[in-house]
Order: sequence, then C1' cells, then structure tokens
RNA sequence: UCCGGACUGGUCCAAUGGCAAGACGCGCGGCUCUGAACCGUGAAAUCCAGGUUCGAACCCUGGGUCCGGAA
Repeated sequence: UCCGGACUGGUCCAAUGGCAAGACGCGCGGCUCUGAACCGUGAAAUCCAGGUUCGAACCCUGGGUCCGGAA
C1' cells in the first nucleotide's frame, strides 16, 4: 500500500427494512438466623458522519478501531 472480516447495555450474544430479545453482571424488594443460593422487579446498548426509504442495527458512501491475509 492492497484485499477480506468484525464492531449492538458493564460482558457475551440474538434480531426478514417496521416493537432492539436473551444470558451473566448491577440496583431495589421478597425469602432466610444471615447470605453469595432461590423468587419478583427495574435501569442500562446498535462505533462515527452522511445518503436511500414512509420507515435503517440491517441497504449504499466515507471515516474510525480491532483481527487476518497478500506484497
């Protein structure tokens, strides 16, 4: 320099162009002699900027970070 892949709560990971789901973790409450177990409940996310579209996590363009490959 070129090519390919990945990026979603704190972590891991789903989601035919139409409501962002689940697990773990965390907060609160219950249970309990106590609790880290168990039960209920709550907060919390689409890498960034544009474009297409009635509507974008998803499609297009550019950028960023990380991983791999070629030279």

Annotation:
Transfer RNA from a Kofleriaceae bacterium, 71 nucleotides, folded computationally. The sequence is in RNAcentral, with records from ENA. Taxonomically the source falls in Kofleriaceae (Bacteria, Pseudomonadati, Polyangia, Haliangiales). Model confidence (mean pLDDT): 80 of 100. Rfam family: tRNA. The family's RNA type in Rfam is transfer RNA.